[in-house]
């Protein structure tokens, strides 16, 4: 120095819920709050999952059903990049 690993120490991040805002929605951002977290750092590349707008196809009695990711999600799994400390 690197790989596996994760005791110590110093830091970090921040779920649910609430406030305000964006969005059709999933969800995202802001402020509070901490369930947790050895990558709960970044990336939508592969899978899983979530929503279903536009469009399309049916059906009607003024709206319904099906389809539809190009949307979302990394705190679901894998993959890639990258990082602090160091007991056994």
């Nucleotide at each position: 120095a690197c790989u596996c690993u994760g005791c110590c120490a110093a830091a970090g991040c921040a779920a649910a819920c609430c406030u305000c805002g964006g969005g059709a929605a999933a969800c995202c951002g802001u402020g509070g709050a901490a369930c947790g977290u050895a990558g709960a750092g970044c990336u939508a590349c592969g899978g899983a999952g979530c929503u279903a707008a536009a469009g399309g196809a049916a059906g009607u009695u003024u709206u319904u059903u099906c389809u539809g990711a190009u949307g979302c999600c990394a705190g679901c799994c894998g993959a890639g990049c990258u990082g602090c400390c160091a007991a056994a």

Description: c-di-GMP-I riboswitch aptamer from a Deltaproteobacteria bacterium, 88 nucleotides, folded computationally. The prediction has a mean pLDDT of 85.